[in-house]
RNA sequence: GCGCCUAUAGUUCAACUGGAUAGAACGCAGGCCUCCGAAGCCUGUAGUCGGGGUUCAAAUCCCUGUAGGCGCA
Numbered sequence: 001g002c003g004c005c006u007a008u009a010g011u012u013c014a015a016c017u018g019g020a021u022a023g024a025a026c027g028c029a030g031g032c033c034u035c036c037g038a039a040g041c042c043u044g045u046a047g048u049c050g051g052g053g054u055u056c057a058a059a060u061c062c063c064u065g066u067a068g069g070c071g072c073a
Stems, first nucleotide, its partner, number of pairs: 001072007010026004019056001027045006049065005
């Protein structure tokens, strides 16, 4: 330099053929429980890598950039 893949919550992952309020687990905070903790139960917390385009509608499709990984040279 070229090609391919990946980027969603603090972390690890879902999200179907473009359409419902983008969900789960762990974490963290608060509450219940307990003599106190742990466990358990309840509630909360917080996100689509940046920019542009297509569309009635984009996490999803297209272009471009950024970051990471793999291969070739």

The RNA shown here (transfer RNA) has 73 nucleotides and comes from a Spirochaetia bacterium. RNAcentral holds the sequence, with entries from ENA. Its Rfam family is "tRNA". The family's RNA type in Rfam is transfer RNA. Rfam describes the family as follows. Transfer RNA (tRNA) molecules are approximately 80 nucleotides in length. The prediction has a mean pLDDT of 81.